[in-house]
RNA sequence: GAGCCGGCCGGGUGGCCGCGGCUCGGAGCUCGACUCCGGGUCGAGGAAAGUCCGGACUCCACAGGGCAGGACGCUGGGGAAUGUCCCAGGCGGAGCGAUCCGCGGAAAGUGCCACAGAAAACAGACCGCCCGGUCUCGACCGGGUAAGGGUGAAACGGUGAGGUAAGAGCUCACCAGCGUCGCGGGCGACCGCGGCGGCUCGGCAAACCCCGUCCGGAGCAAGGCCAAGCAGGAGGCAUGGGUGGCCCGCCCGCCCUUCGGGGCAGCCUCCGGGUAGGCCGCACGAGGCGAACGGAGACGUUCGUCCCAGAUGGAUGGCCGCCGCCGGCCGAAGCGAGAGCGACGGCCGGUACAGAAUCCGGCUUACAGGCCGGCUC
Numbered sequence: 001g002a003g004c005c006g007g008c009c010g011g012g013u014g015g016c017c018g019c020g021g022c023u024c025g026g027a028g029c030u031c032g033a034c035u036c037c038g039g040g041u042c043g044a045g046g047a048a049a050g051u052c053c054g055g056a057c058u059c060c061a062c063a064g065g066g067c068a069g070g071a072c073g074c075u076g077g078g079g080a081a082u083g084u085c086c087c088a089g090g091c092g093g094a095g096c097g098a099u100c101c102g103c104g105g106a107a108a109g110u111g112c113c114a115c116a117g118a119a120a121a122c123a124g125a126c127c128g129c130c131c132g133g134u135c136u137c138g139a140c141c142g143g144g145u146a147a148g149g150g151u152g153a154a155a156c157g158g159u160g161a162g163g164u165a166a167g168a169g170c171u172c173a174c175c176a177g178c179g180u181c182g183c184g185g186g187c188g189a190c191c192g193c194g195g196c197g198g199c200u201c202g203g204c205a206a207a208c209c210c211c212g213u214c215c216g217g218a219g220c221a222a223g224g225c226c227a228a229g230c231a232g233g234a235g236g237c238a239u240g241g242g243u244g245g246c247c248c249g250c251c252c253g254c255c256c257u258u259c260g261g262g263g264c265a266g267c268c269u270c271c272g273g274g275u276a277g278g279c280c281g282c283a284c285g286a287g288g289c290g291a292a293c294g295g296a297g298a299c300g301u302u303c304g305u306c307c308c309a310g311a312u313g314g315a316u317g318g319c320c321g322c323c324g325c326c327g328g329c330c331g332a333a334g335c336g337a338g339a340g341c342g343a344c345g346g347c348c349g350g351u352a353c354a355g356a357a358u359c360c361g362g363c364u365u366a367c368a369g370g371c372c373g374g375c376u377c
Stems, first nucleotide, its partner, number of pairs: 001377009011323007019043010045353001049364002052362005057219004064248004069215005074089005090103005104210002109208002111204003126149002128145007157175006176200001178197008223280004232271006240252003253264004287306008324351008334341002
């Protein structure tokens, strides 16, 4: 100098005015609600975004089985968690390297591989090579071949030798791959070694599919409580209703009765009316910080310490000054042969992405500028 990986900050400060929660005191008003005044204290993020995964929590269902549907997919761990999460490892690929990316099965079946090419999967002869025949000596016909060349992202192992009319795993040696048998290491994915064998049938499964594991549904506008207010009416219901879709299973009440049925409850449809207010949920959490111990690590255990927003048309803002950082212009001690570098001073401008709404663990995306650590060339 160029790169790879990880972590952190992302304005500070003073003054004036203005906000929201909790709490204390006082006043209006005797109390409460409510309002006002004063004191104390707390008050946005690393992504609060996206709504992509996973949960906690709430409600529905007495529990269950199956189908459909969905999620996941190398191995072993971590974690509340099934995951596109985290740690370590295995195999493959890219890179000089630090590192980064990928991951069940293509020999169960079906399907696709444009164009080019003879031919794209038990495919195939365009050029070529060899043999025979014909001949007007330009060439043509028949047979053999897949080593050489061409096309393509990809063409049915590689190198060498023998063999052949010319060639070909046709044969052989070595190698790679595959199958099989055995031994060793590892929890495992896998790794190493040896024997035998036919010579060797591509890619895509984020194509359908197959194998294995797992999965009820809906969501804080969940779900509860209080207050207020009107005006209910009609029809259907065991051939029905009840946990998202389907099936099985399971459940379906009470009162009266002249036994014909009627009423209440439940479910569905239609018509009509009222309400849109207040409170809870609401922040003590799979919580933050620190230390010790265990572990290779992600993390775990123990101890200590702290309470760090809870709004609801939606709070933390407005103005002024100084400073920090960044950029531009001007000047400039000094260094230098020169080009140039330049401590420092003045002026001007800028100061990123962006705003909680039930909460948490991740992922993805956005981000002016600055700092720190490790590693590679």

Bacterial RNase P class A from a soil metagenome, 377 nucleotides, folded computationally. The sequence is in RNAcentral, with records from MGnify. It matches the Rfam family "Bacterial RNase P class A". The family is grouped with related families in Rfam's "RNaseP clan". About the family: Ribonuclease P (RNase P) is a ubiquitous endoribonuclease, found in archaea, bacteria and eukarya as well as chloroplasts and mitochondria.